[in-house]
C1' cells in the first nucleotide's frame, strides 16, 4: 500500500439501535480522641467529520491513532 484489532470516567473493562454503567482509584461529607474500615455524595466521559433511522456508544462512509499480519 493492502487486509485486520481496538479507541467508552483518572485506570481496567461492560453496554449487537430504545435513561451511558461497574469495580479500582481520588475528591468531599457523617462516623471515630485519631487512622483505617463502614456509609452517603462526587469524579460534569462515548477518538474527530458525515450520513441512515421516530431514536445511534451501538448500523453505513472518510480521516486520525493503536495492535497484528502480508507486501
Nucleotide at each position: 500500500g493492502c487486509a485486520c484489532u481496538a479507541g467508552u470516567a483518572g485506570c481496567u473493562c461492560a453496554g449487537c439501535u430504545u435513561c451511558a454503567g461497574a469495580g479500582c482509584g481520588c475528591c468531599g461529607g457523617u462516623c471515630u480522641u485519631g487512622u483505617a474500615a463502614a456509609c452517603c455524595g462526587g469524579u460534569c466521559g462515548c477518538a474527530g467529520g458525515g450520513g441512515u433511522u421516530a431514536a445511534a456508544g451501538u448500523c453505513c462512509c472518510c480521516u486520525c491513532u493503536u495492535c497484528u499480519g502480508c507486501u
The RNA shown here (transfer RNA) has 71 nucleotides and comes from Chelmon rostratus. The prediction has a mean pLDDT of 80. It matches the Rfam family "tRNA". Rfam's curators write: Transfer RNA (tRNA) molecules are approximately 80 nucleotides in length. The gene name in the source record is trnT.